This is a predicted structure of a 72-nucleotide RNA (transfer RNA) from a Pseudomonadota bacterium.
Its Rfam family is "tRNA". About the family: Transfer RNA (tRNA) molecules are approximately 80 nucleotides in length. Rfam classes the family as a transfer RNA.
[in-house]
RNA sequence: CCUCUCGUAGUUCAAUGGAUAGAAUAGAAGCUUCCGGAGCUUCUGAUGAAGGUUCGACUCCUUCCGAGAGGA
Numbered sequence: 001c002c003u004c005u006c007g008u009a010g011u012u013c014a015a016u017g018g019a020u021a022g023a024a025u026a027g028a029a030g031c032u033u034c035c036g037g038a039g040c041u042u043c044u045g046a047u048g049a050a051g052g053u054u055c056g057a058c059u060c061c062u063u064c065c066g067a068g069a070g071g072a
Stems, first nucleotide, its partner, number of pairs: 001071007010025004018055001027043005048064005
């Protein structure tokens, strides 16, 4: 320098262009217990950034940022 892949809660993963972006786990509160753990209930929390296409974008296109792989 060229090509390709990936980027979503603190973490691990979902979501065929269409519903309020969904689970597990972690965190907080409550119930329970002599206390704790386990269990049950509730709550909080995310689409890397900016544009574009579209009635509608996590999804498609462009640029940038970051991580990785291959080639020269």